[in-house]
This is a predicted structure of a 380-nucleotide RNA (Bacterial RNase P class A) from a Planctomycetota bacterium.
A source record names the gene rnpB.
The organism belongs to Planctomycetota, within Bacteria.
Its Rfam family is "Bacterial RNase P class A". Its family is annotated with dimeric ribonuclease P complex, tRNA processing and ribonuclease P activity in the Gene Ontology. It is annotated as a ribozyme.
Order: sequence, then structure tokens, then C1' cells
RNA sequence: CGAGAGGACCGGGCGGCCGCUCCGAGCCGUCGGUCCCACCGACGUCGGGGAGGAAAGUCCGGGCUCCAUGGGCCAGGGUGGUUGCUAACGGCAACCGGCCGCGAGGCUAGGGAAAGUGCAACAGAGAGUAGACCGCCUCCGGGGGAUCCGUCCCCCGGCGGUAAGGGUGAAACGGUGCGGUAAGAGCGCACCGCGGCUCCUGGUGACAGGGCCGGCACGGCAAACCCCACCCGGAGAAAGACCGAAUAGGGGAGUCACGGCGACGGCCCACGUCGCUCCCGGGUAGGUCGUUCGAGGCCGGGCGCGAGCCCGGUCCCAGAGAAAUGGUCGCCACCUCCGUAAGGAGGGAACAGAACCCGGCUUACACGUCCUCUCGCGCC
Repeated sequence: CGAGAGGACCGGGCGGCCGCUCCGAGCCGUCGGUCCCACCGACGUCGGGGAGGAAAGUCCGGGCUCCAUGGGCCAGGGUGGUUGCUAACGGCAACCGGCCGCGAGGCUAGGGAAAGUGCAACAGAGAGUAGACCGCCUCCGGGGGAUCCGUCCCCCGGCGGUAAGGGUGAAACGGUGCGGUAAGAGCGCACCGCGGCUCCUGGUGACAGGGCCGGCACGGCAAACCCCACCCGGAGAAAGACCGAAUAGGGGAGUCACGGCGACGGCCCACGUCGCUCCCGGGUAGGUCGUUCGAGGCCGGGCGCGAGCCCGGUCCCAGAGAAAUGGUCGCCACCUCCGUAAGGAGGGAACAGAACCCGGCUUACACGUCCUCUCGCGCC
């Protein structure tokens, strides 16, 4: 210099003016409760806070709340190498195995296929104790040729042998080599691979290395059913708690005292209906809380390879309710264009926006910044 690998960060900056929202201070001004004082509230005033790295998708996990709940079994759903971290997880860290890459590194649902059931399109002779299509080989029969008359060679047909070679396929019952054979074949042997072991060594472990035994038997698929191990009650802030009208409707009372609520029905009483007055509780509208101090941020120290944990100090950091977090101007930065340059002109442009909170995952993202590492080339 070129080509890559892994990770961290940023998500315009400063200032002027005008606004929006929340909290606090305070009564100096205005207004209201209220006729005045006191007090309270609103606006003005002063001080402070005001979107994100993903606030997103709502895919996992938890807190919190209400409901349900004796235990066990079954059903259903989820997870799936090991050891850890964590409140928990399908997350994260480190490590192991496999695959890919020259490498830095990347990917990995990675338990069980000798419990059972099932599946394998097309091609192919044959797809699971499978399979002779071509080929190769012995033998038999027929034909032809050569001949030193012993035999040999070629062609056709047949009974067989053969999984070495060709061919099909995603996959064809270990691989390479030597021996062996009519030709072949773990048929025999060596190495590799594979399987088994109550073996040895290292490791907490997944596992790794070695030893012994076995010619090899046991192909693939479980994000197919299934088996094994572990985990899982339901609903979610429209959760839930409290206050609670007007009007309508429900229940109760109208007793004692001299009159003992009024009207109507009833001769009267009793009783009933309607109205009036008072009392009671329930629901609705509405309001308040839940609601932002939290598995919290920052700094320092310690432990750990790491995820993370512990200790100390310090800070308070959006809480609206149809929903604030904005607009404008200047300078700088950025992008585009013009220009040799100084400079000039133009642009506002990423993805997207809290709604109970937190830990993750996934997805989107303009212009940029930094760190570590790998390979190649050149130079010293």
C1' cells in the first nucleotide's frame, strides 16, 4: 500500500429570539374563590428537567397486580453439547465436538436411529440383511480361424460366479496399498476409519490422548411421529386500588306531643297508588393513585479468562393523557455542484419517535470516528 476479520463509539455543535410540557420556589404583578382580611388556585415571574440506540417488532424472560390453586398422574406447550452468569430466559460468557476459510475468524436445535412406527421424489438393475444393466471370469453347447496336432484365438447362446471397474443417484453395505483368486471380495495382512471395554492418563465437565478386543456387524432422516431429561397455572395497566356526582331508578321512614305531610281509591280505620320531605346503599360519567428511586446512572477499588459479582463515594435523570420534547436566525461542521486555489452557490436529508417498568433477541439506519488482529506485495 492492497485485500480482509473482530469489536467499540457517534447519531450534529455553539449562540440569539419566540414558543410547548412537567416539577419546584414565591406572592412582586394581574385575575378568580370573595364584599374585605387571611388562605388557596390560575397566569405572568424566577430556578430546574424534557425521547432512542434502536423509544420499533411485541418474539422470549422477569418485576408488579388481580383471579385461580392440597398432592400426584395424564394431556398440552417449550427447551436440548458442557460448565458457569443471571431475578429469569429460547439471553450471555468461556470451553468441547462438527463443518467452512491459507489465516484473523465464521456457522452450528449439537440428547436418542441395536424401543417401535414411518419416509426417501426423479434417475437407476438395485434404496436396506438390497442389487447383475454394461463389464470381468470358470464351465457347457454351436460356428469360424491358426496350428509344431499338444492346443490356442475370435464370435454367438446358456447355467453360474463376481460388488474390483463403468453407469444412476442427495445417499449404493468402509478407504488406500500389498497379497490372494478362474475373476473377485476384510478372503488374509499393514495403516487410516468404525464399533465395544467394569482399562490407563489429563480435565469439575462436554471431551481429548493412549491401551486392549472385534474384520466390520450397527447406512440416512427425530425443526417426521415417538422415546428420554429438564422447565411451564391464567390474564394483563383497558392489570388493579380509592373517591364519586347530576339525572333516572331501588330500599326505608314520616313516630311521641293538642294539628300529626298532601291528594285519590275506600263510609271510616286498616291498606294500596301517586306526590312531597328526610335518610340509606349500589351503578354510571368524571377524578386521584398505580406511574416512575430503579435487578438505576456515573466514578473509584477489589475478585473473576469472561459473562458478571462485591464494597465505597456521588447523582436524581421525561412522565403527557389525544398526548409536550418545537420553530426561526447566525456561525461552525456535514453533503452536492462550480473553481487550479482562495473561495462561491445550494441542501436540511438516516432509521425512527416514550405511554407501567426492567433484562434480552431480532429488524431498520445518512455522514462519520477509533482500537485490535490476519493474509499478500514492496522497502529499510